RNA sequence: AAAGUGGAUCAAGCGAUCGCCCUCCGCCUCAGGCGAGGGAGGAAAGUCCGGACUCCACAGGACAAGGUGGCCGCUAAUGGCGGCCCCGAGUGAUCGGGGGAAAGUACCACAGAAAACAUACCGCCCAUUUUUUAUGGGUAAGGUUGAAAAGGCGAGGUAAGAGCUCACCGGUCCAUCAGUGAUGGUGGACGCUUGGCAAACCCCACCCGGAGCAAGACCAAAUAGGAGGGUUGGGUGGUCCGCCCAUAACCCUCGGGUAAGGUCGCUCGACCCCGUGAGCAAUCAUGGGGCAAGAUGAAUGAUCGCUAGGGUUCCUCUUAGGAACCAAUACAGAAUCCGGCUUACGAUCCACUUUAGCC
RNA sequence: GGGCCGUUAGCUCAGGAGGUUAGAGCGGCCGGCUCAUAACCGGUUGGUCGAAGGUUCGAGUCCUUCACGGCCCACCA
Numbered sequence: 001a002a003a004g005u006g007g008a009u010c011a012a013g014c015g016a017u018c019g020c021c022c023u024c025c026g027c028c029u030c031a032g033g034c035g036a037g038g039g040a041g042g043a044a045a046g047u048c049c050g051g052a053c054u055c056c057a058c059a060g061g062a063c064a065a066g067g068u069g070g071c072c073g074c075u076a077a078u079g080g081c082g083g084c085c086c087c088g089a090g091u092g093a094u095c096g097g098g099g100g101a102a103a104g105u106a107c108c109a110c111a112g113a114a115a116a117c118a119u120a121c122c123g124c125c126c127a128u129u130u131u132u133u134a135u136g137g138g139u140a141a142g143g144u145u146g147a148a149a150a151g152g153c154g155a156g157g158u159a160a161g162a163g164c165u166c167a168c169c170g171g172u173c174c175a176u177c178a179g180u181g182a183u184g185g186u187g188g189a190c191g192c193u194u195g196g197c198a199a200a201c202c203c204c205a206c207c208c209g210g211a212g213c214a215a216g217a218c219c220a221a222a223u224a225g226g227a228g229g230g231u232u233g234g235g236u237g238g239u240c241c242g243c244c245c246a247u248a249a250c251c252c253u254c255g256g257g258u259a260a261g262g263u264c265g266c267u268c269g270a271c272c273c274c275g276u277g278a279g280c281a282a283u284c285a286u287g288g289g290g291c292a293a294g295a296u297g298a299a300u301g302a303u304c305g306c307u308a309g310g311g312u313u314c315c316u317c318u319u320a321g322g323a324a325c326c327a328a329u330a331c332a333g334a335a336u337c338c339g340g341c342u343u344a345c346g347a348u349c350c351a352c353u354u355u356a357g358c359c
Numbered sequence: 360g361g362g363c364c365g366u367u368a369g370c371u372c373a374g375g376a377g378g379u380u381a382g383a384g385c386g387g388c389c390g391g392c393u394c395a396u397a398a399c400c401g402g403u404u405g406g407u408c409g410a411a412g413g414u415u416c417g418a419g420u421c422c423u424u425c426a427c428g429g430c431c432c433a434c435c436a
Base pairs, nucleotide, nucleotide: 001355002354003353004352005351006350007349008348009347010346012307013306014305015304016303017302018301020039021038022037023036024035026034027033028032041331045342046341048340049339050338051337052336053212054211055210056209060241061240062239063238066207067206068205069204070084071083072082073081074080085098086097087096088095089094099203100202104201105200107196108195121143122142123139124138125137126136127135128134151169152168154166155165156164171190172189173188174187175186176185177184178183216264217263218262219261226254227253228252229251230250232246233245234244235243256435257434258433271290272289273288274287275286276285277284278283310326311325312324313323314322315321316320360432361431362430363429364428365427366426369385370384371383372382378416386404387403388402389401390400391399409425410424411423412422413421
């Protein structure tokens, strides 16, 4: 200097003029006005997950459906986060993946001899023969096909071969050591073991009521308790059991009224900031301090000026100071709230890897 | 804000790991028939299966993410 990998921070501040919303400790001439304080995000997004909260009497049981999947921890919880183990990709920093194929069923097209207790097309060996050739037996080492062909390499052995035998790997089992554990190291024995695929059905382990703030509570207004139906009906996904409600209620359908009504829910939270301690870390405990939008056709804006608050470079260089330059833009607007994941995107910084060159 | 569904030829829709051929109808083009048109008959045409990544030998189909489009969510008796 180039290429790459992982992570972090910011995404404004002040003043003036005008225009808005909320709060009240207030003041005033009290339908209201003045003053003070505050007023969009790191993703507010996607609606992919987990909850808090609200309602359904049953949040009781079971099945089916659904979700997760190495080990150990964290958390309110999760499909999240942290650390570790194994496999794979990469030169590497790093990244991706993770229960089970011997419980069963299914699939593996085309090609190929044969696609799973699967094979004899070519080839090799032996015997016979019409000695051109044909037939029979043996073989699965070599070749063909394919994504994949009955562990790999070397030596011996054999008619030719084959774990047939041996040594080394690989695999299975046993023992022992280390570790909470996944797993790893060491030693021994062994018939040498027969593919893939579960983001195929399935099996195993664990989790798991349903709906969602347009939930729900209260108030106001108007109208037609009008018509029809129901194995008696209904009870917040489906089925069954249990339990409960009702006796003309309830449910369903059609029709009607008010209208796109008002108030609450509505912002104090598993909250934020700083310090200390424990822990590899995620995080936990503790001390101190703080309160920071609550709109409802939907406020948080517009204009002008200044600054460098954050960063880079240079100079001086004692603390530190000075000068110049750079994003105020990109992605994009809260709507019950919080913890994550994913996606979009401007600027800057930190750490690490590889390559080339120089000292 | 929340919940649910869809995307395949010019249009309306099937399909769904039996596998490397992607279909049907309408439409378009050509021809036949007819005095002529329509109808009818025959032939033909047209496809990044919304986009990207992943699983797999193989994806239109399975998994994940993104893009676009549509529907529903007030109260009373």